GlmS glucosamine-6-phosphate activated ribozyme aptamer from a Bacillota bacterium, 164 nucleotides, folded computationally. It was read from a public genome assembly, where an Rfam model found it. The prediction has a mean pLDDT of 77. The organism belongs to Bacillota, within Bacteria. Its Rfam family is "glmS glucosamine-6-phosphate activated ribozyme aptamer". Its family is annotated with catalytic activity and regulation of gene expression in the Gene Ontology. It is annotated as a riboswitch.
RNA sequence: UAAGGGUAAUAAGCGCCAGGACUAAUCCAGAGAUGAGUGAUUAGUUGACGAGGUGGAGGUUUAUCGAUUUUUCGGCGGAUGCCUCCCGGUUGAACGCACAACCGAAAAUUCUUCUAUAAAACGCUCGGGCAACCAGGUGGACAAAGAGAAGAAUAUGCACAUAC
Numbered sequence: 001u002a003a004g005g006g007u008a009a010u011a012a013g014c015g016c017c018a019g020g021a022c023u024a025a026u027c028c029a030g031a032g033a034u035g036a037g038u039g040a041u042u043a044g045u046u047g048a049c050g051a052g053g054u055g056g057a058g059g060u061u062u063a064u065c066g067a068u069u070u071u072u073c074g075g076c077g078g079a080u081g082c083c084u085c086c087c088g089g090u091u092g093a094a095c096g097c098a099c100a101a102c103c104g105a106a107a108a109u110u111c112u113u114c115u116a117u118a119a120a121a122c123g124c125u126c127g128g129g130c131a132a133c134c135a136g137g138u139g140g141a142c143a144a145a146g147a148g149a150a151g152a153a154u155a156u157g158c159a160c161a162u163a164c
Base pairs, nucleotide, nucleotide: 014077015076016075017074019073020046021045022044023043024042025041026040027039028037049066050065051064055086056085057084058083059082060081087104088103089102090101091100092099096158097157098156108154109153110152111151112150113149114148122139123138124137125136127134128133
């Protein structure tokens, strides 16, 4: 260093790095011509800022929202997304059976109003590193979607039932 085995810990803007970018060191080449750079080699660094999101099984891949802007580029894997089925339920004027659209502690569709402690970035400061950068502390900020609340409109058939 590689492989195998065992133990412990650890996640979803999560993990990793053979491209790229950046930093450092070394090199500029037997003869001739060209060649100092957008060059070569080696090593290192970087490679997503929060909000939101999990009934079960299978499938699938560019799986929600905004902030910053300089690579948060590019690639691989995964993932609470999406689709199908299943389980249990909500609404459709008691219950029941179908049908339709939804929900997974919420729940029919549309519209309106109200409601939300963002973090990074930035400023100051501190430690490590030759450096690129890394790990903090502190100050004042600035979102959108979603969720929640209120209101309005619209919402199947059969039977119950020539019932009330």